[in-house]
Background: Model confidence (mean pLDDT): 90 of 100. Predicted 3D model of an 83-nucleotide RNA (c-di-GMP-I riboswitch aptamer) from Paenibacillus turpanensis. The sequence was found by an Rfam model in a public genome assembly. Lineage of the source: Bacteria > Bacillati > Bacillota > Bacilli > Paenibacillus.

RNA sequence: CAUUGUCCAGGGCAAACUUAUUGAAAGAUAAGGACGCAAAGCUACGGGUCUAACGCGAAAGCUAAGAUAGCCGGGUUGCCAAC
Numbered sequence: 001c002a003u004u005g006u007c008c009a010g011g012g013c014a015a016a017c018u019u020a021u022u023g024a025a026a027g028a029u030a031a032g033g034a035c036g037c038a039a040a041g042c043u044a045c046g047g048g049u050c051u052a053a054c055g056c057g058a059a060a061g062c063u064a065a066g067a068u069a070g071c072c073g074g075g076u077u078g079c080c081a082a083c
Base pairs, nucleotide, nucleotide: 003082004081005080012037013036017032018031019030020029021028022027035070041076042075043074045073046072047071048068049067050066055062056061
């Protein structure tokens, strides 16, 4: 440096659910809680998915400038071990 995650160390994160706050919603944040995770660290760049306030529409509905990194890919940083 590349590959891999069978083994070792220190550990790390935290799904569902509950409560509170927040938001139009999707969702987010905090506390509790662990289903899982070797990038479940960071990043909305590409695709996907969710929401639809505003706007458009007679209505049905359409619409991302909202959200999701724990949907996939890309970018970027990184612990330990094996080889």